[in-house]
RNA sequence: CCAGACGGUCGGACGGUCGCUGUUUCGCACAUCACGUGCGGGAUGGAGGAAAGUCCGGGCUCCACGGGAGAACGGUGCCGGCUAACGGCCGGCGAGGGUGACCUUAGGGAAAGUGCCACAGAAAACAGACCGCCUUCCGGGUCUGCUCCGUGGGAAACCAUGGGACAGGCUGAAGGUAAGGGUGAAACGGUGUGGUAAGAGCACACCGCUCCGCUGGUAACAGGGGAGGCAUGGUAAACCCCACCGGGAGCAAGACCGAAUAGGAACGGCCGAAGCCCCUGUGGCUUCACGGGUUCUCCCGCCCCGUCGUUCGGGUUGGUCGCGUGAGGCCUGCCGCAAGGCAGGUCCCAGAGGAAUGAUCGUCCAGGCCCUGUUCGCAGGGCCAGACAGAACCCGGCUUACAGACCGUCUGGCACC
RNA sequence: GGGGCCAUAGCUCAGUUGGGAGAGCGCCUGAAUGGCAUUCAGGAGGUCGUCGGUUCGAUUCCGAUUGGCUCCACCA
Numbered sequence: 001c002c003a004g005a006c007g008g009u010c011g012g013a014c015g016g017u018c019g020c021u022g023u024u025u026c027g028c029a030c031a032u033c034a035c036g037u038g039c040g041g042g043a044u045g046g047a048g049g050a051a052a053g054u055c056c057g058g059g060c061u062c063c064a065c066g067g068g069a070g071a072a073c074g075g076u077g078c079c080g081g082c083u084a085a086c087g088g089c090c091g092g093c094g095a096g097g098g099u100g101a102c103c104u105u106a107g108g109g110a111a112a113g114u115g116c117c118a119c120a121g122a123a124a125a126c127a128g129a130c131c132g133c134c135u136u137c138c139g140g141g142u143c144u145g146c147u148c149c150g151u152g153g154g155a156a157a158c159c160a161u162g163g164g165a166c167a168g169g170c171u172g173a174a175g176g177u178a179a180g181g182g183u184g185a186a187a188c189g190g191u192g193u194g195g196u197a198a199g200a201g202c203a204c205a206c207c208g209c210u211c212c213g214c215u216g217g218u219a220a221c222a223g224g225g226g227a228g229g230c231a232u233g234g235u236a237a238a239c240c241c242c243a244c245c246g247g248g249a250g251c252a253a254g255a256c257c258g259a260a261u262a263g264g265a266a267c268g269g270c271c272g273a274a275g276c277c278c279c280u281g282u283g284g285c286u287u288c289a290c291g292g293g294u295u296c297u298c299c300c301g302c303c304c305c306g307u308c309g310u311u312c313g314g315g316u317u318g319g320u321c322g323c324g325u326g327a328g329g330c331c332u333g334c335c336g337c338a339a340g341g342c343a344g345g346u347c348c349c350a351g352a353g354g355a356a357u358g359a360u361c362g363u364c365c366a367g368g369c370c371c372u373g374u375u376c377g378c379a380g381g382g383c384c385a386g387a388c389a390g391a392a393c394c395c396g397g398c399u400u401a402c403a404g405a406c407c408g409u410c411u412g413g414c415a416c417c
Numbered sequence: 418g419g420g421g422c423c424a425u426a427g428c429u430c431a432g433u434u435g436g437g438a439g440a441g442c443g444c445c446u447g448a449a450u451g452g453c454a455u456u457c458a459g460g461a462g463g464u465c466g467u468c469g470g471u472u473c474g475a476u477u478c479c480g481a482u483u484g485g486c487u488c489c490a491c492c493a
Stems, first nucleotide, its partner, number of pairs: 001413010012364007020046011048388001052399002055397005060250004065301006073246005078092005093107001094105004108241002113239002115235003130181002132177006140171006147164007189207006208230001209228004214223003254321004264312006272288006278281001290306004314492003328347008365386001367384007418489007427442004436473001444460005466482005
C1' cells in the first nucleotide's frame, strides 16, 4: 500500500425568526364552599438505536385464595455460567467451512415402537443375483481346431463322407460370490496385502465402529489402553420417547366519581330438606345437601355467592387514577477471561387527548454532479441532497430497516529499510 | 394500542400420512349456423406472496419478511 475478519461509537453542529406541547409561576377576566376555566407574560423539559415487527421473556392488573396428583396442549433441547426471567447473553466442547484473522451450527434419543424412503435400479430395510467372475451337471445342442478309426476315389500327395477322443467359443440348468459395472440422495464398514475355484473381516496392518477400564477436566469432551471382526442405513423443523419449563387474558387490563337507560328478553345447568325468629312475607337466620366460583379430570383446606353461562336488546362517548424513582442513567473503585456482580458518589431526564417534539434563513460539516482556473497538490462558483424512521403502561432481549462518518484489535499478500 | 385469520391460473376456490400442481367461470383455435348466442371438440395460461433453513426432495414442515381481511370501549 492492497484485500479482508471482528468489536465499538456517532448518526449532522451552532445561531436568528416564527410556531407546537408538558410542568411551574405571575398578572387580568369569569366563576365558586372549594377544586377551577380562558387570555397574556416569565422560567424550564420535549423521541430512538432501532421508539418498528409484536417474535420470546418479565413487571403490573383482573379472573376469590392456597396445596397436591394426572391427562391433554404448547415450548425448549451439547456442557458450564450470567440473569427477575428467557427460545437471550458469555465462556467452552463437538461437527462443518476458510491459507488465515475468523465464521456457521433447532447439536438429546433411530439398540422402545410406528410410519415414510417417489423415479431410477437386480435389490431400498428380518436385504438382494441384472451384467460380470467362478464351480458343477463323467450334461445336452451347435461351431471351430487338432488327432485316430471305417468307407469310397486316387500311383501318391490328398479329397469327400461317417463315427470317436481331446481342447476352446456360444448357449442351457443348478449353485457359489457383493471384489468390479451400472442406478440412486442413500447399496449393509473404508484402503492395502495375503488368501481363494472365484470371492468375501475369510485372515492380517492402519483408519472407522461397539463394549469395558484408566488419566485429565465441574461437565460436554479429549487422550491413551484392552476386548470384539462389525452387529447398529437415513429421516424425530414425521408421529413418538426422555428431561425440563409453562394457568388464562391483556392498560381498549383494571379502580373510583359523574350522566343516562328497559335492573329488559331468549336458551341451557342447578334451585332439596329440617329447625328457629318476627313486623306473617315472593321475609330473615342456622345446619346439612346441591350448583357455581382457575377453562379437562380427581383430591384436600378455606372462603364467597344463591344463582351461573351464552346470545340478543337498552344507555353513554364525560372526568380522575393506573402513568413514570425505574431490574433508571452517568462516573469511580473492586471481583470475574467474559456475560455480569458488589460498593461509593452524582442526576431526575418527554408523556397529554387520535396524540406535540416542527418550518424557514445564515455559517460550518462531510456527500454527489457541472463549469472555470491550476504550480495537478488544489482553489473558486453554481445546483442537488443530509439515511431508516415518530414514544402511547413499563422493562430485558431477539429480528428486521438504515445515507454516511469515526475509532480500536487482528489476519493474508506485495514492496522497501 | 392489543388479539385472530388469509395469500395457489385473469376471477372464485380445492389440494395431508412431503414425491403428478388441479376444478368451475373466463381466454384462444376449430366444428356446427346464412350470421350471432347456446352446444361440441381441442389448446394455452402458475417463480403456489417473497427470502432463508430442515430434508434426497417443500404448496405442505420451521424461521424471517411483505400485503390484505377481521374483532375489541364503558354503564346497568

About this RNA:
Two RNAs folded together computationally: RNase P RNA and transfer RNA, 493 nucleotides in total. The prediction has a mean pLDDT of 77. Rfam match: Bacterial RNase P class A. Rfam describes the family as follows. Ribonuclease P (RNase P) is a ubiquitous endoribonuclease, found in archaea, bacteria and eukarya as well as chloroplasts and mitochondria.